[in-house]
Context: one part of a larger RNA
RNA sequence: CUGGGCGUAAAGCGAGCGCGGGCUGACUUACAAGUCUGAUGUGAAAUGCAGUUGCUCAACAACUGUUUGCAUUGGAAACUGUAAGUCUAGAGUGUGAUAGAGAGUUUUAGAACUCCAUGUGGAGCGGUGGAAUGCGUAGAUAUAUGGAAGAAUACCAGAGGUGAAGACGAAAACUUAGGUCAUUACUGACGCUUAGGCUCGAAAGUGUGGGGAGCAAAUAGGAUUAGAUACCCUAGUAGUCCACACCGUAAACGAUGAUCAUUAGAUGUUGGCAUAGAUAUGUCAGCGUCGUAGCUAACGCAUUAAAUGAUCCGCCUGGGUAGUACAUUCGCAAGAAUGAAACUC
Numbered sequence: 001c002u003g004g005g006c007g008u009a010a011a012g013c014g015a016g017c018g019c020g021g022g023c024u025g026a027c028u029u030a031c032a033a034g035u036c037u038g039a040u041g042u043g044a045a046a047u048g049c050a051g052u053u054g055c056u057c058a059a060c061a062a063c064u065g066u067u068u069g070c071a072u073u074g075g076a077a078a079c080u081g082u083a084a085g086u087c088u089a090g091a092g093u094g095u096g097a098u099a100g101a102g103a104g105u106u107u108u109a110g111a112a113c114u115c116c117a118u119g120u121g122g123a124g125c126g127g128u129g130g131a132a133u134g135c136g137u138a139g140a141u142a143u144a145u146g147g148a149a150g151a152a153u154a155c156c157a158g159a160g161g162u163g164a165a166g167a168c169g170a171a172a173a174c175u176u177a178g179g180u181c182a183u184u185a186c187u188g189a190c191g192c193u194u195a196g197g198c199u200c201g202a203a204a205g206u207g208u209g210g211g212g213a214g215c216a217a218a219u220a221g222g223a224u225u226a227g228a229u230a231c232c233c234u235a236g237u238a239g240u241c242c243a244c245a246c247c248g249u250a251a252a253c254g255a256u257g258a259u260c261a262u263u264a265g266a267u268g269u270u271g272g273c274a275u276a277g278a279u280a281u282g283u284c285a286g287c288g289u290c291g292u293a294g295c296u297a298a299c300g301c302a303u304u305a306a307a308u309g310a311u312c313c314g315c316c317u318g319g320g321u322a323g324u325a326c327a328u329u330c331g332c333a334a335g336a337a338u339g340a341a342a343c344u345c
Base pairs, nucleotide, nucleotide: 003317004316005315006314007299008298012313014200015199016198017197020194021193022192023191025087026086027085028084029083030082031081033080034079035076036075037074038073039072040071041070042069048066049065050064051063052062053061054060090190091187092186093185094183095182096181097180098179102176103175104174105173106172107171108170109153114148115147116146117145118144119143120142124135125134161168162167205246206245207244208243209242210241214240215239219235220234221233222232257312258311259310260309261308262307265290266289267288268287269286270285271284272283273282274281275280294301295300318345319344320343327338328337329336330335
């Protein structure tokens, strides 16, 4: 390489869009490039391979067959392809409904924490396993009233919902994207996948300018301890928040790529629709639990497949060295992406 694989053993790109490529529904007709088939030419001989024969056998030798290919030409038309035409089951559009923390902007609300001012009050508060640092007679903690600021939205809340993923949770308005159901009016294969490419992408981090209540890397102090650069406590700066611009990584997980088709059921739940089987039944689209066949090394998966088939992409090939070195690209940097070998077991 082939083969075999990718939930947990190595292996599904974090996710989407998508050019080119690969693959692609039903019917009819034509062509004959692929495909199948015949003929002719060529494919030197020796060698090789198979069979037979000759040297007593063998080596050796002889004979016969074999030379899968290429070119020209005749034919076949199922399949692939090409061209033309038709269709509606895929895909999409329209119409009528409908659910939702989908996204963005603006505004508003209440609870809590902190701070400020004032009143009451008068010795403690805080914290812990126990303490101490700390705060407090310059009046703290507590309590009441008023005010300020920032961040997050209790209950509802659910095995619930939405989104491609990351993710999304107070309310209202505006802007905006997608889904589902019903209808079957329209288009008529317009589809699937996708190397490269482009876009999105938690947290942390970076740049500039704001903001800063709480929390809190770093840091300081108090403890603990043999030590304690920790766990515990008191403080506390970046950061966390906003705008714009970078970064591009996560156990980015269902550790399970996307799409299509087929294959027992039971039960719960979300959103539609239909029906007098109405606390029901049926049917679509999701989200869960259990379970048959089947699969699996087992665990388990099981119509949301890890079953059975098909198409396309990505990836794996013993452990360490190592996601390192070198190089290139990207980045302000941090670093990211691509990614070895010697040696060793």
Small-subunit ribosomal RNA, central domain from an uncultured bacterium, 345 nucleotides, folded computationally. Rfam family: Bacterial small subunit ribosomal RNA. The RNAcentral record of the full RNA draws on ENA.